Predicted 3D model of a 72-nucleotide RNA (transfer RNA) from Podarcis lilfordi. Rfam family: tRNA. Rfam's curators write: Transfer RNA (tRNA) molecules are approximately 80 nucleotides in length. RNAcentral holds the sequence, with entries from ENA and Rfam. The coordinates come from a structure-prediction model, not an experiment, and the mean pLDDT is 80. The source organism's lineage runs through Eukaryota, Sarcopterygii, Sauropsida, Lacertinae and Podarcis.
RNA sequence: AGAGCUGUAGCUCAGUGGUAGAGCAUCUGCUUUGCAUGCAGAAGGUCUCUGGUUCAAUCCCCAACACCUCCA
Numbered sequence: 001a002g003a004g005c006u007g008u009a010g011c012u013c014a015g016u017g018g019u020a021g022a023g024c025a026u027c028u029g030c031u032u033u034g035c036a037u038g039c040a041g042a043a044g045g046u047c048u049c050u051g052g053u054u055c056a057a058u059c060c061c062c063a064a065c066a067c068c069u070c071c072a
Base pairs, nucleotide, nucleotide: 002070003069004068006066007065010024011023012022013021018055026042027041028040029039030038048064051061052060
């Protein structure tokens, strides 16, 4: 230099055109003499970035950036 994969909550991952969810983690309350467990609730995302298609884009298309893999 070339080819390919991935990019979503603090972490691991879903979602797949109609403005986003789960588990763990965090915080609050109840339970306990207290801790843990359990139960209930809350907070936390403008979905890497740029343009395009569309009534509407996390999703489709182009380019860029980062990580990883392969070849040389």